[in-house]
Context: one part of a larger RNA
RNA sequence: CGACGCAAGUUUGAGAGGAGUCAACCUUAGUACGAGAGGACUGGGUUGGACGAAUCCCUGGUGAUCCAGUUGCACUGCUAAGUGCACCGCUGGGUAGCUACAUUCGGCAGGGAUAAACGCUGAAAGCAUCUAAGCGUGAAGCCCCCCUCAAGAUGAGACUUGCUAGUCGCAAGACGAAAGACCCCCGGGAGACCACCGGGUUGAUAGGCCGCAAGUGUACGGGCAGAAAUGCCUUCAGCUGAGCGGUACUAACGGUCGAAGG
Numbered sequence: 001c002g003a004c005g006c007a008a009g010u011u012u013g014a015g016a017g018g019a020g021u022c023a024a025c026c027u028u029a030g031u032a033c034g035a036g037a038g039g040a041c042u043g044g045g046u047u048g049g050a051c052g053a054a055u056c057c058c059u060g061g062u063g064a065u066c067c068a069g070u071u072g073c074a075c076u077g078c079u080a081a082g083u084g085c086a087c088c089g090c091u092g093g094g095u096a097g098c099u100a101c102a103u104u105c106g107g108c109a110g111g112g113a114u115a116a117a118c119g120c121u122g123a124a125a126g127c128a129u130c131u132a133a134g135c136g137u138g139a140a141g142c143c144c145c146c147c148u149c150a151a152g153a154u155g156a157g158a159c160u161u162g163c164u165a166g167u168c169g170c171a172a173g174a175c176g177a178a179a180g181a182c183c184c185c186c187g188g189g190a191g192a193c194c195a196c197c198g199g200g201u202u203g204a205u206a207g208g209c210c211g212c213a214a215g216u217g218u219a220c221g222g223g224c225a226g227a228a229a230u231g232c233c234u235u236c237a238g239c240u241g242a243g244c245g246g247u248a249c250u251a252a253c254g255g256u257c258g259a260a261g262g
Base pairs, nucleotide, nucleotide: 001152005163006162007161008160009159010158011157015149016148017147018146021049022048023047024046025045026044027043033038051106052105053104054103055102059100060099061098062097066093067092068091069090070089071086072085073084074083075082076081110144111143112142117137118136119135120134166175167174168173180257181256182255183254184200185199186198187197188196205251206250207249208247209246210245211244212243214240215239216238221234222233223232224231225230
């Protein structure tokens, strides 16, 4: 821009893509077959590999500064307590998120038309013949069935709902403006950007604050014991990024576009 008013939503599916896998074991059965050695077709069941999708409840990883311990140096005048640098200094843990080594699920079954092949009926050719007319069976393959996208499918489909009132003008058209949308702003389990989703004071959208969860593991200061190192009490303390809930304290200011004269 189109889709023959302007919008919000729900859809049909032309078409396109994905998937389609392999093995072992148990059983049928030591059966059929075979002199024996050996050893099935078929049917039923179980498990696994690789592959794929989703997810983070469990098990782990990471978690660049969340907590603690600790070494050296420097600094805050000193002690104590801290801060900086040293690969995040090193070490032990670890929330959210992201993840696999984790968990769950998938391939099934079924239908249609067929290939090779196997047949029925059957002439040409009194016989025979699956073929010439006609009719069947038949594959991990083909088309459906399963999953995803999909009406720019210009062949532009369908359904539901919302708004369609005026002014100027001869007309063309313009103005204002409806439903609605966008810019802008606050954000996100969404994201390269765009897009998508939530919110914009009639508000819990983000931050802050409060509480909880969770992590670390009992802070500083003080008291007591000890010669001291240190231990005990105050103290399951103190501190804390992303999680959950609450609360307008802070920031969501301000604008624009937008419909037949049917």